[in-house]
Context: one part of a larger RNA
Molecule: small-subunit ribosomal RNA, 5' domain
Organism: metagenome
RNA sequence: GGAUGAACGCUGGCGGCGUGCCUAAUACAUGCAAGUCGAACGAGGACCCUUUGUAUUCGUACGGAGGACUCCUAGUGGCGAACGGGUGAGUAACGCGUUGGUGACCUGCCCCGAAGAGGGGGAUAACAGCUCGAAAGGGCUGCUAAUACCCCAUGUGGUCACGGAGAUUAGAUGCUUUGUGACUAAAUGGAGCAAUCCGCUUCGGGAGGGACCUGCGUCCCAUCAGCUAGUUGGUAGGGUAAUGGCCUACCAAGGCAAUGACGGGUAGGGGGCCUGAGAGGGUGGCCCCCCACACUGGCACUGAAACACGGGCCAGACACCUACGGGUGGCAGCAGUAGGGAAUAUUGCACAAUGGGCGAAAGCCUGAUGCAGCAACGCCGCGUGCACGAUGAAGGCUCUAGGGUUGUAAAGUGCUUUUCUGGAGGAAGAGAAUGGACGGUACUCCAGGAAUAAGGAUCGGCUAACUACGUGCCAGCAGCCGCGGUAACACGUAGGAUUCAAGCGUUAUCC
Numbered sequence: 001g002g003a004u005g006a007a008c009g010c011u012g013g014c015g016g017c018g019u020g021c022c023u024a025a026u027a028c029a030u031g032c033a034a035g036u037c038g039a040a041c042g043a044g045g046a047c048c049c050u051u052u053g054u055a056u057u058c059g060u061a062c063g064g065a066g067g068a069c070u071c072c073u074a075g076u077g078g079c080g081a082a083c084g085g086g087u088g089a090g091u092a093a094c095g096c097g098u099u100g101g102u103g104a105c106c107u108g109c110c111c112c113g114a115a116g117a118g119g120g121g122g123a124u125a126a127c128a129g130c131u132c133g134a135a136a137g138g139g140c141u142g143c144u145a146a147u148a149c150c151c152c153a154u155g156u157g158g159u160c161a162c163g164g165a166g167a168u169u170a171g172a173u174g175c176u177u178u179g180u181g182a183c184u185a186a187a188u189g190g191a192g193c194a195a196u197c198c199g200c201u202u203c204g205g206g207a208g209g210g211a212c213c214u215g216c217g218u219c220c221c222a223u224c225a226g227c228u229a230g231u232u233g234g235u236a237g238g239g240u241a242a243u244g245g246c247c248u249a250c251c252a253a254g255g256c257a258a259u260g261a262c263g264g265g266u267a268g269g270g271g272g273c274c275u276g277a278g279a280g281g282g283u284g285g286c287c288c289c290c291c292a293c294a295c296u297g298g299c300a301c302u303g304a305a306a307c308a309c310g311g312g313c314c315a316g317a318c319a320c321c322u323a324c325g326g327g328u329g330g331c332a333g334c335a336g337u338a339g340g341g342a343a344u345a346u347u348g349c350a351c352a353a354u355g356g357g358c359g360a361a362a363g364c365c366u367g368a369u370g371c372a373g374c375a376a377c378g379c380c381g382c383g384u385g386c387a388c389g390a391u392g393a394a395g396g397c398u399c400u401a402g403g404g405u406u407g408u409a410a411a412g413u414g415c416u417u418u419u420c421u422g423g424a425g426g427a428a429g430a431g432a433a434u435g436g437a438c439g440g441u442a443c444u445c446c447a448g449g450a451a452u453a454a455g456g457a458u459c460g461g462c463u464a465a466c467u468a469c470g471u472g473c474c475a476g477c478a479g480c481c482g483c484g485g486u487a488a489c490a491c492g493u494a495g496g497a498u499u500c501a502a503g504c505g506u507u508a509u510c511c
Stems, first nucleotide, its partner, number of pairs: 001511004006507005013382006019375002021340001026338003030335003035079003040076002043073004048067008086293003095218004100213003105210003110206007118152004127142006157184010189198003219265003226256003231253008268290004272283004295316005318329004346372001348371003354368001355366004385415004395406004420448006429438001455500005460481003466495005476483002
């Protein structure tokens, strides 16, 4: 000198764009953050129409039967909830980055292609009744539906077993083709008058996504020198989508290490960012990619995918409710609270846009997102007026008492209106229609009036800028050298000056 997610002191007019718990991965009141589909299903309700019964003050009220459309709903069922959002605790690791490999793999929704959907069955929630419990939540009996569940058939296909043939390859358990046998599907459902559309099943291919393996790279300590028993390899089996000590049994005795094993400390990694001429050094906040975590530890279930932040079970700590028997909870989502701290914001608006989930659609949901609020926290831009104006006014400071300086500065005269205030108009963002939170915002026009707007640090040398008074090794200053003990350009105040400027200084950290 540059830089910062900064803080502190003094000061503070506006706008644009960004950024904002670095500490306690501490504890959390309250609200919201993941739903949706009635065009899968039974049921209930609301509204309406027709008919009918009872009562009737003739207005109507209550009830039964039938029908229709729309709407609403708890439940069964489907899809989603594994995305999106947060945090950085753990992790020195194939975690990440990069290069290859899978002849060892998976893939819901989406796209393309081929083939198909025949027959049957038993339940169950809702509901009703009874019942236990303070509650949370259950139990028993009875009824019912499905795109819920199950069985049989068919087998284009697929899988497996046993054979034959072929090609490729570093390598054949893999691939292609063929024969025989066994096993293995479905909801002909929903909407519609229909056409048709949306779905269902099996298989092949694709896209995108994921899994595993691998070469190389990836902090400090040797005052850590030896480490290791599923340890290292083999055989067989289990398990997985799949390879593998991943797991188990048996067999062998291996494997790693000064090219740093093992141990300890620290740490999420990268793209990037800061600095620097570069090499390098430092760093990983915002944004993007990957990883890990979700009160702590463990476990599996469902599912295409989780060992699952707002799912489940167990244990623990903590907190809350309780009728003392027992229950409930998890903000490292958005706001917000307490605490900690030098320190970090609103319990805001909207789904209008972009994107996501569901739905045939209308649409619903979306603290993702778009916006607004707070903060000079940062960067950038603008303003606080411009011109003229010397009796160089007054006042201040200083003086050799003449003067010098503040200083064209002020006053005064003329002008302008960026800003400001008031008024009027008023968007784009919305691709054909509807739809704008932002927002009566941006912007434009009119009127008014210099009006609403300057401070901070420094002035001994380094280092731009000096005098007076006070103080008297005191009070104090200080980044280094050093100032202060009676004339201090170094302390304090004043005048003046220098410098930066809505900021200026200080502190901390990095180069």